[in-house]
Parts: sequence; C1' cells; structure tokens
RNA sequence: GCGCCGGUAGCUCAACGGUCAGAGCAGCGCUCUCAUAAAGCGUUGGUCGCAGGUUCAAAUCCUGCUCGGCGCA
Repeated sequence: GCGCCGGUAGCUCAACGGUCAGAGCAGCGCUCUCAUAAAGCGUUGGUCGCAGGUUCAAAUCCUGCUCGGCGCA
C1' cells in the first nucleotide's frame, strides 16, 4: 500500500429502513440478614467511531476519513 472483519451504555453484545435503540453483567436505591454475601424488586446510564450523501424516515443503505484485528504484498 491492497483486501476482509469490526467500532452501539462502565464491560460483553443484540437490534426488518419506521414505536422510546435494548439484554446480560456492573453501578445506585430498597427488601431480606445481627452483619456481609447470595437472592428478589426497582432504577440510573447512549453524540449508535467522525463527516457527508440517499430517503418522507438511517444504528441499519452509499461515499470519504479514522481507530482496532486478521490476511496479502
């Protein structure tokens, strides 16, 4: 340099072009306990990597860039 895959919550990951972008774990509050853990209930948390384009409507499609991984040279 070229090709492929990926970047979504603190972490691991989902999500037909259309509802409010969700789950588990973590965090916070409560219940339980002498207390802690476990368990149960509730709850907070997002510039969907960045910028453009297409569309009535984009996390999703297209283009460029950027970061990470793998391969080729």